[in-house]
Molecule: RNase P RNA; transfer RNA
Organism: Rhizobium sp.
RNA sequence: CCAGUUGGCCGGGCAGCCGCGCUUCGCAACGUCGAAAGGCAGCGAGGUGAGGAAAGUCCGGGCUCCACGGAAACACGGCGCCGGAUAACGUCCGGCGGGGGCGACCCCAGGGAAAGUGCCACAGAGAUCGAACCGCCCGGCAUGCCGGGUAAGGGUGAAAAGGUGGGGUAAGAGCCCACCGCGGACCUGGCGACAGGGACGGCUUGGUAAACCCCGCCGGGAGCAAGACCGAAUAGGGAUGACAUGCGCGCGCAAGCGCCAGGGCCGUUUCCGGCUUCGUCAUCCGGGUGGGUUGCGCGAGGCGUUGUGCAAACAGCGUCCCAGAUGAAUGGCUGCCACGUUCCGGGCGACCGGAGCCAUACAGAACCCGGCUUACAGGCCAACUGGCAAU
RNA sequence: CGCAGGGUAGGGAAGCCUGGUCAUCCCAUGUGGUUCAUACCCACAAGAUCGCUGGUUCGAAUCCAGCCCCUGCAACCA
Numbered sequence: 001c002c003a004g005u006u007g008g009c010c011g012g013g014c015a016g017c018c019g020c021g022c023u024u025c026g027c028a029a030c031g032u033c034g035a036a037a038g039g040c041a042g043c044g045a046g047g048u049g050a051g052g053a054a055a056g057u058c059c060g061g062g063c064u065c066c067a068c069g070g071a072a073a074c075a076c077g078g079c080g081c082c083g084g085a086u087a088a089c090g091u092c093c094g095g096c097g098g099g100g101g102c103g104a105c106c107c108c109a110g111g112g113a114a115a116g117u118g119c120c121a122c123a124g125a126g127a128u129c130g131a132a133c134c135g136c137c138c139g140g141c142a143u144g145c146c147g148g149g150u151a152a153g154g155g156u157g158a159a160a161a162g163g164u165g166g167g168g169u170a171a172g173a174g175c176c177c178a179c180c181g182c183g184g185a186c187c188u189g190g191c192g193a194c195a196g197g198g199a200c201g202g203c204u205u206g207g208u209a210a211a212c213c214c215c216g217c218c219g220g221g222a223g224c225a226a227g228a229c230c231g232a233a234u235a236g237g238g239a240u241g242a243c244a245u246g247c248g249c250g251c252g253c254a255a256g257c258g259c260c261a262g263g264g265c266c267g268u269u270u271c272c273g274g275c276u277u278c279g280u281c282a283u284c285c286g287g288g289u290g291g292g293u294u295g296c297g298c299g300a301g302g303c304g305u306u307g308u309g310c311a312a313a314c315a316g317c318g319u320c321c322c323a324g325a326u327g328a329a330u331g332g333c334u335g336c337c338a339c340g341u342u343c344c345g346g347g348c349g350a351c352c353g354g355a356g357c358c359a360u361a362c363a364g365a366a367c368c369c370g371g372c373u374u375a376c377a378g379g380c381c382a383a384c385u386g387g388c389a390a391u
Numbered sequence: 392c393g394c395a396g397g398g399u400a401g402g403g404a405a406g407c408c409u410g411g412u413c414a415u416c417c418c419a420u421g422u423g424g425u426u427c428a429u430a431c432c433c434a435c436a437a438g439a440u441c442g443c444u445g446g447u448u449c450g451a452a453u454c455c456a457g458c459c460c461c462u463g464c465a466a467c468c469a
Stems, first nucleotide, its partner, number of pairs: 001387010012337007020049008031040003051362001055373002058371005063223004068273007076219005081095005096110001097108004111214002116212002118208003133154002135150007162180006181203001182201002186197004227294004237285007245261002248259004262277004287468003301320008340357007393464006401418004411449001420436005442458005
């Protein structure tokens, strides 16, 4: 200098004038919208005001509500190597194994095929309980057929039932041997997934689980349009269904109360407990209102620093308060600077001068947080790998 | 915010669950036949990277993941 890999950051700055939303304080005013509840409005001084994805709504929670809660099993759904982090997760970190790459690094939906059941089309002789088309060898007969043996060579296919070499054989085959591969088991190291290693072995078991399934672990349901309150209006008007139970016991004149049994209670069943059971619930048709306040921001919070840890992250100390709208606020103009770009001129080139453009990438909170995924013009920083050159 | 369904020739639809390798039907189009002629009817033909991109598998319209587009449902009171 070129090419690449990984991680992080920015995605304009400064000044002036005018205009916005929320909020604090001090004045002013008793205005305006509305049926009401409530909202809006004037002046001044301060504070503050979109993102790394605010997006997709794919996961996990905080929070709110539900006549259900505890334990177990089944169904349904999710995850799947080992260890750790976390409020939790299908997330993240670090390892192991496999694959790709010269390498830095990247990818994996990573338990089980000996619990069982499926599928492997076409081609091919044959795709698990089994194989002979061509070929090779032997025998008989005569140039081609029949019988027997074989699976080393060839063909088909994604895949043909261990591989290479040698011996042996009529020709061959783990038939035998060496090396490799595979296998239960033993030793060593490691928390573990796993790794390494002599001896042994019938030479032995195709693939597929993002096929059904088996094993292990986890899991109530709805969701801020949750929920709470205020105001107004109409028709609790109509239909259907479920429960509304008891020759029970006790108290009581009665009304009624208590107990027991029975029925019902957000997937099903069992056990334990709780609630409810003489007017409630559910569904449909019809009617009314589509108003206002709250929930609504102090947080699993941000920043800095110290310590522990390979890291994810955790702990301590200090410091800061950084949007809360509801047809939906943060904009407009001007000047200068920076980056980039177009044209002209000069220059071998780096570059210099002049003029123009320059909110120009993806894109805007709506209860909040931790992730994942997707989109992104241009630019900066750091480390590492490979190549070239020079010293 | 929370859910459900869909995307296959010019148009409307099967096939997906249970994967077999350039995929079916109807209408429209073209050609030929039949008919005095047209319509009807008959036959043949052409026309589809199965929304897009990856993954699993020998093989994907079909199974899985991500993205793009279209359609539908919903609030409160009594």